Transfer RNA from a Candidatus Omnitrophota bacterium, 82 nucleotides, folded computationally. Rfam family: tRNA. Rfam classes the family as a transfer RNA. It was read from a public genome assembly. Its mean pLDDT, the model's own confidence on a scale to 100, is 81.
[in-house]
RNA sequence: GCGGACGUGGCGGAACUGGCAUACGCGCAUGGCUUAGGACCAUGUGCCUUCGGGCUUGAGAGUUCGACUCUCUCCGUCCGCA
Numbered sequence: 001g002c003g004g005a006c007g008u009g010g011c012g013g014a015a016c017u018g019g020c021a022u023a024c025g026c027g028c029a030u031g032g033c034u035u036a037g038g039a040c041c042a043u044g045u046g047c048c049u050u051c052g053g054g055c056u057u058g059a060g061a062g063u064u065c066g067a068c069u070c071u072c073u074c075c076g077u078c079c080g081c082a
Stems, first nucleotide, its partner, number of pairs: 001081007010026003019065001027045006046055003058074005
């Protein structure tokens, strides 16, 4: 240089026929249990908010009624070829 795959809450990771973003797990918070801790159980856990709602899938733009999903440019990681 050329080709391909990928980028989603604090971490791993799902959701693509374009139709509820963050299911599920870990972690964390509070409570229970315990002499105490671990394990286990229950509830909660993206951000902002005037609590009505708004924003958010690497960054930006486009298509669409509607985009994590399709298209384009860029950034980054990995793989292959040279």